[in-house]
RNA sequence: AGAGUUUGAUCCUGGCUCAGAACGAACGCUGGCGGUAUGCUUAACACAUGCAAGUCGAACGCGAAAGCUUCUUCGGAAGCCGGUAGAGUGGCGCACGGGUGAGUAACGCGUAGAUAAUCUACCUCCUGGUCUGGGACAACCUUUCGAAAGGAAGGCUAAUACCGGAUAACACAUUGGCUCUGGUGAGUUGAUGUUGAAAGAUUUAUCGUCGGGAGAUGAGUCUGCGUACCAUUAGCUAGUUGGUGGGGUAAUGGCCUACCAAGGCAACGAUGGUUAGCGGGUCUGAGAGGAUGAUCCGCCACACUGGAACUGAGACACGGUCCAGACUCCUACGGGAGGCAGCAGUGAGGAAUUUUGCGCAAUGGACGAAGGUCUGACGCAGCAAUACCGCGUGAGUGAAGAAGGCCCUUGGGUCGUAAAGCUCUUUGUCACAGGGAAGAUAAUGACGGUACCUGUGGAAUAAGCACCGGCUAACUCCGUGCCAGCAGCCGCGGUAAUACGGAGGGUGCAAGCGUUGUUCGGAUUUACUGGGCGUAAAGGGCUCGUAGGCGGUCUAAACAGUCAGUGGUGAAAUCCCGGGGCUCAACCUCGGAACUGCUGCUGAAACUAUUAGACUAGAGAUGAUCAGAGGCAAGUGGAAUUCCUGGUGUAGAGGUGAAAUUCGUAGAUAUCAGGAGGAACACCGGCGGCGAAGGCGGCUUGCUGGGGUCAAUCUGACGCUGAGGAGCGAAAGCGUGGGUAGCAAACAGGAUUAGAUACCCUGGUAGUCCACGCCGUAAACGAUGAAUACCGGAGGUACAGUGGUUCGACCCAUUGUGUCUCGCAGCUAACGCGAUGAGUAUUCCGCCUGGGAAGUACGGUCGCAAGACUAAAACUCAAAGGAAUUGACGGGGGCCCGCACAAGCGGUGGAGCAUGUGGUUUAAUUCGACGCAACGCGCAGAACCUUACCUGGGUUUGACAUCCUCUGCCAACUCUGGAAACAGAGCUUUCUCUUCGGAGACAGAGUGACAGGUGCUGCAUGGCUGUCGUCAGCUCGUGUCGUGAGAUGUUGGGUUAAGUCCCGCAACGAGCGCAACCCUUAUCCUUAGUUGCCAUCGGGUCAUGCCGGGAACUCUAGGGAGACUGCCUGUGACAAGCAGGAGGAAGGUGGGGAUGACGUCAAGUCCUCAUGGCCUUUAUAUCCAGGGCUACACACGUGCUACAAUGGUACAUACAAAGGGCAGCCAACUCGCGAGAGUGAGCUAAUCUCAUAAAAUGUAUCUCAGUUCGGAUUGGGGUCUGCAACUCGACCCCAUGAAGUUGGAAUCGCUAGUAAUCGUGGAUCAGCAUGCCACGGUGAAUACGUUCCCGGGCCUUGUACACACCGCCCGUCACACCAUGGGAGUUGUUAUUGGCAGAAAACGUUGAGCUAACCUUCGGGAGGCAGGUGUUUAAGCUAGUGAUGAUGACUGGGGUGAAGUCGCAACAAGGUA
Repeated sequence: AGAGUUUGAUCCUGGCUCAGAACGAACGCUGGCGGUAUGCUUAACACAUGCAAGUCGAACGCGAAAGCUUCUUCGGAAGCCGGUAGAGUGGCGCACGGGUGAGUAACGCGUAGAUAAUCUACCUCCUGGUCUGGGACAACCUUUCGAAAGGAAGGCUAAUACCGGAUAACACAUUGGCUCUGGUGAGUUGAUGUUGAAAGAUUUAUCGUCGGGAGAUGAGUCUGCGUACCAUUAGCUAGUUGGUGGGGUAAUGGCCUACCAAGGCAACGAUGGUUAGCGGGUCUGAGAGGAUGAUCCGCCACACUGGAACUGAGACACGGUCCAGACUCCUACGGGAGGCAGCAGUGAGGAAUUUUGCGCAAUGGACGAAGGUCUGACGCAGCAAUACCGCGUGAGUGAAGAAGGCCCUUGGGUCGUAAAGCUCUUUGUCACAGGGAAGAUAAUGACGGUACCUGUGGAAUAAGCACCGGCUAACUCCGUGCCAGCAGCCGCGGUAAUACGGAGGGUGCAAGCGUUGUUCGGAUUUACUGGGCGUAAAGGGCUCGUAGGCGGUCUAAACAGUCAGUGGUGAAAUCCCGGGGCUCAACCUCGGAACUGCUGCUGAAACUAUUAGACUAGAGAUGAUCAGAGGCAAGUGGAAUUCCUGGUGUAGAGGUGAAAUUCGUAGAUAUCAGGAGGAACACCGGCGGCGAAGGCGGCUUGCUGGGGUCAAUCUGACGCUGAGGAGCGAAAGCGUGGGUAGCAAACAGGAUUAGAUACCCUGGUAGUCCACGCCGUAAACGAUGAAUACCGGAGGUACAGUGGUUCGACCCAUUGUGUCUCGCAGCUAACGCGAUGAGUAUUCCGCCUGGGAAGUACGGUCGCAAGACUAAAACUCAAAGGAAUUGACGGGGGCCCGCACAAGCGGUGGAGCAUGUGGUUUAAUUCGACGCAACGCGCAGAACCUUACCUGGGUUUGACAUCCUCUGCCAACUCUGGAAACAGAGCUUUCUCUUCGGAGACAGAGUGACAGGUGCUGCAUGGCUGUCGUCAGCUCGUGUCGUGAGAUGUUGGGUUAAGUCCCGCAACGAGCGCAACCCUUAUCCUUAGUUGCCAUCGGGUCAUGCCGGGAACUCUAGGGAGACUGCCUGUGACAAGCAGGAGGAAGGUGGGGAUGACGUCAAGUCCUCAUGGCCUUUAUAUCCAGGGCUACACACGUGCUACAAUGGUACAUACAAAGGGCAGCCAACUCGCGAGAGUGAGCUAAUCUCAUAAAAUGUAUCUCAGUUCGGAUUGGGGUCUGCAACUCGACCCCAUGAAGUUGGAAUCGCUAGUAAUCGUGGAUCAGCAUGCCACGGUGAAUACGUUCCCGGGCCUUGUACACACCGCCCGUCACACCAUGGGAGUUGUUAUUGGCAGAAAACGUUGAGCUAACCUUCGGGAGGCAGGUGUUUAAGCUAGUGAUGAUGACUGGGGUGAAGUCGCAACAAGGUA
C1' cells in the first nucleotide's frame, strides 16, 4: 500500500466482497510446562447452607454452669477457675469497605467557576472551662400470656445514660465606630437586652469531656460550556413565570403556603417518544475521526417492588425501623419469619463464565489506652489454553538413496538424511536425594519445604490444526457425474473436477489452529482534513422576500473573535520516552514528557465583528431617447370551415393501400348569390423580438410592468443570497353560469387482423372558447440555481449610440446590450463546454450517497374530487448505470456485384413408373445424413455373400496376432447324422535346413497373459470433407493519434473481375489471399512417321491405303511461336483506366479446368482409417442356415417416359468423339421372330474387337382421335448370368393397352458452342441403371435495366443485441414460497387525566385518659404520652385518553421461483418514432 467482481473488450461512476488489528468471547479438532492477568456480556430471575460488623471491663451494674481442691451434720458449704464466660445499660462504629448498572438524556457526568447562601463526628493547633444538685430505666428477682416469634405487670439498682440550677464565650435583637469588597455585603470593635455547657475513668504517666476560634478532611447547593437518535413528536406550561408576606432547611430557592401580576420555554429544536449509567480510559486509524465504557481509578444511582420517616456529624440507610404489594418458609391456624445486585455455592436462563478452599503473616479498615478482637476488604491457593509472554518436544552423523506409500511417459521421480543404525546432550519435564530464601524493622508466614540452587538417572514423558481455482503462499491421482456436495466474493459439479469426497505431496501458523459473532480499518463509500449534481444518483417550475449567512473604499476609537507571554487547573493509573527489578519477556516499578482542554491576569491591534465619522467605483434616483407577439380591458376587420335560404345543374359524391360504414333522385358533390354563428388570425415571420418562468402573433384605442442607450446631476453601501413564507405557474381535470363553427377523449359503426377493446375511415359527446373560483403538476429542459470579478480570437444577427463618407437607399469604423455559429487555453470518464463556461475564484441556497421494493405503505398537511406535498421499512439482487470501442443486426441510408430480379428458353409441382426419405408396419424392416450445405446422399451397383439387423443352431485363448509347454501331425478324400456350421467314423499319412544334437514352418492339445467388438461418445480427438465462396477479403512490423478498448494504414477521389491499379492522405512498408506461373482447348512453325495418313508416282481389286512407295496433308505427341492495352484515335486529371479502330486464328483474365486466405457453422464422419476414455469378455466376440435391408393406407424430394403432327410408324441413306477389353472384348459363319445359342478367326490393342452412332436427310403413311399417341399393368411362353432368380434379377416374344389431352398455389436450371435436343462410352459388376462420371452431334432466344425478391462486398447511421434478431425483452393470468400494508376485531405493555379510597409516617389540632425529674401556696401547674381528628400521600379500585406490541376471517399490491398460458409493449424508422 491494495485486490476480486458489471463488459466481447475499454474508461468512468457505483455498490458488494477479501487481505489487517482487536475481544470478558463461544464452538470444532487437538493439547507438554511455567509466569502474569482475566473469568454470568443472558434472568436488577429465584435462592438451600455457611461466613461477610463489630468492639470497648481504662464508662456502668450484674454475673454463672461445668470442672478441680478442701470441709461436711451427707442436706450441703467454702476456695480456685473468675469478677472468667455471658447477656444488659452506655460509648464509638454500623452512612466505610464490598456488589450491581435496573432507573436516569439529567447540573446525572465531564470541565471551569461560585458559596459574601452552607454543614463537617473522629484528627491537628489555639483559647477558656469541667461548679452544684436530682429522679429514673434495663440487666436481675417475682408473677403472668403465647406453639413460636415475642411480650405484659410488679419490685430493686449503677453510670462518661437522663434532668434542674450556676457561670462563660458564641449566637440573636436594637444601636454606634473602623477596615475591606465588583456586589446583595464581609470582617472587626463598643453599649443594652434575651437565650445559653460539661463526666468522669485510671496502673497517677495520662486519657476523656464541655464552650469558642482556626486548620484539615468530607459533604450539600448554585452557575457557564459540553454531553445519543427521531420533526412521520411543533407547540409546551396554572406552582406554571415573577413579586410581597409567612413557613421550612445546615443553607439559596415556588422548596411549601396565602395574596397579587400574566408571565415563562421553543425552529440556535421546547414538549413528546426511543435508547443509554457518565468520565479517566479501551479498540481501531497515518491522522482527523469511528466504535466502545469488562477488569483498575473517580463520580452517580440502586439494594425483592412501592412509599415513609426515625436515629445520627453524616442515611431517608445492601446484611436498620414502619407500612403496603408480590413471592417463599414455619405454624398448635390464633399468628409469625425472610430478602446473596457481599464471598463461596444451588436451580433457572443461555452459545457461554470458576472452589460451599486457606489465612488475617502482609496492606488497609472498625473498636480499644493497650494487649487484642473482628474483617469472604485483602493476601494466597484451586479450576479454565480465556488472553498475553517465555520454554520445550532433542543434537550430530548417516545413500543400499532400504522397506513401504504415492505418481509415472515404465526410463524413473518423490516422501528423503527423513527413518533404521552409530555417536552425543539433559534446557523443559519426570523420578530420587540434599540445601533452601526474600516477603518481617522485636515477635508473628496462610502461601510453603514454595520459588530457587546442587547432585544422580535415562531420548527417555511431549504436535497438532487449517489450507492448496483466482484474490492468496501451496498439485497430482482415484472416486463421484448439476448427484452427493463446496462457497468470503467471483463461482465449481451435467464421465478425463488442481474448486465436491479420499489419498500422496505441498504451503502457512504452532500448544495451538480454524470457524462463528462483534468493532474499527481498507471505505476519499457522509468527503473538517477529503466527494459531488449537462448525460452516471443529484439544480427547487419561476419570482419576491423574512430570519439567517456573506458583504465596496478611507480614517479613528475600543479590544469580543484572533495572536503572544504568564498564573491556575487538566487526580492517579493508562499511552509515549529514559532508567531500574523479576535468568529474558509478559508483568511490576522510578523519573520525565504529554494530557492538543478550560480558566484568570498582562499585553499586541494587521484582519473580521462593534462604535463614530467620511467617500463613490456596487445599488438606486432624476432627464432625454429607443425597440418590442410584455400584461389587462374595450372596440373592430377580412379570408376560410360549417350551417341555413334561393338559383343553375345531374348521378354520383366522399374516403382509402384497397374498401366499406356515410351523404345523394325527398336532388347530394360541383357552382352562383344572400344570410347566421363561433373559433383562429395566412402572407409579413426570421435559431427575429418581449417576458422571471409558464408563455405571448389581425387591426385600433385606453390603462400598465420591465428593459436598453446617451449625458450630466443627486442619495451614499441603501448590496448579494435566501430556510420557513407569499405570489405566479402549460396542458389536462373539477365547480357554477354561458357559448359551441371547426377539431375531438369516451362512445357507435366500417375496415384491417388469427384476434384488433388499436393504428386507417365515417360519425360523434365531454372538452377545447368566455366569466368567476379551484387544482399546482410536466422531458415546467439549456435535463446546466442566483450573484460578482477575471481569463486569446473569428464570423453572423436584433436594437440603440458615436464617428467617417455620400445627392441618396447604401457603405466603412467603433461603443453597449441581447442572440447564434465556430474555436485557443483550460476543464471533462468521454461525449463535449469553451466570455451566454461545464474555465479560474468567492458568497448564499437547493439536492445526491448501489439497483429493486418506491416516489409506494403508514402518519400528517392541503384539495370538492382527481390527487398533490412530505416520505420509510421488511425482503431481494451483485450488480443497476454513463460515455466511448469493435462487431453483428435493422420491415435505416448510400455505392457496387452475382442467372439475384427483369428479358427469354426449357422444366418441376398434375399422370404412370424408377429411386431416395419420412411415417407406419415388422421378429428384423441394420446404421448414418435433416434448411440452403439430408432426401438417384454414404451405396462406382442388398437374390446367397455383402450385412453391421432378426430367428434358430453351434464355439469359448476363440475366425485373426504375439509369447510358453507337449505332441507330430494336419490338410485332402470317403461314409453317417444334420439346413449348414459342425460332430462322429474310416482311409491316408508330413515339408525345409542340419554340425544329426536340433532349429524352423505348419497342424493339434493345454495354460494364461491376451485376442475380438460396424458397442457408446464426431460435444474428448487426428485425418478427410461440406459451406459461406473463387466472395475479395484477412492481418502484421515500425510510426502517429487516443487515459483506454482501439484507430490510422485498409478510409477518400477515380478505376477494376479483383484491397486490380492510379492519385491524394500520418503514415511507411510487408505477409496470406487476387492475378500470374500449371493442365486442356483454339492458330502457326519445327522434330518424328507406326498400328495412323495417302497429294504426287507405280501395281492390284467388283470394291477398300489393299500393296510398293511417300513424309506433302490430316492425325499422333515432344519442343517452340503467338496476345502485351503492344499500335492508332478519342476520353480521363498530363494518371490508372475506359470507348472505338487497325492488324490478327484469337483482344482486353480468349474458352474450360486445377488451385479455396483469416475464419464461421461444438457443420459431417468413432460404420473407411487412426485414436483417448468408458462398456462388453461362454458375449455387445465368432461360425452357419433361413429371413430382413425390396414391407405399404399415406406424405415429400430427385429423375425417366409421355400426353403427340417441329409428331408416330415403315423403308432408304450420311456424318462423330472419347473410352473399355485376357476368368476379357469377341469378328465372320450357322440356327432362332427375338433375347440368345452353337462354332470359332483376330487382339495384351492408333493393328483385333465392343461398334450399326442417333437426332438429321429422303420417300411413303397416319389426319387430331385417348388415336397407328402413350406405354403402365396383367396373362402366357422363353433367353441369359449364377450353388441358387419364390420372397427378390435383367432381357425377349405373343397378348393385354391403365393414367395421361401440357399440369393450382408455388418453384428450379441456363447468358454461347451455353440452354434445349440426340445418341455413345466408362466405373461398380457373375448378373442387374431411368442413377453417377465422361464424350461428341444438331444448336437457339434474350439481357431495357438495377425499382423490387435472395445472397454478398465497402462506407455510414441507430441499437437496451455480443450465445450477437432463431437476439433481447414487457405485462396480465395460473402454481409454490417469503416478507409486508389494510382489516370487523381480540389480547398485552406503557404513559397519562378525572374520580373513589387512604396504610405507615410527618406536620397541625385536640387531648375529659395517663404522667419520675422542674415550679408549687401541695390544691395543682409547666412539660410530656396514649387516644381522637385534619392536611399531604403509596399500593389498590373505577371511568376514559394517548402511544406501542402480538394476533386476526378476509383482502391489496410487492419479491423470488424450472422448460406453464396469452399476447408482442420497448430496444433498428422495433415495423403507428
Molecule: small-subunit ribosomal RNA
Organism: metagenome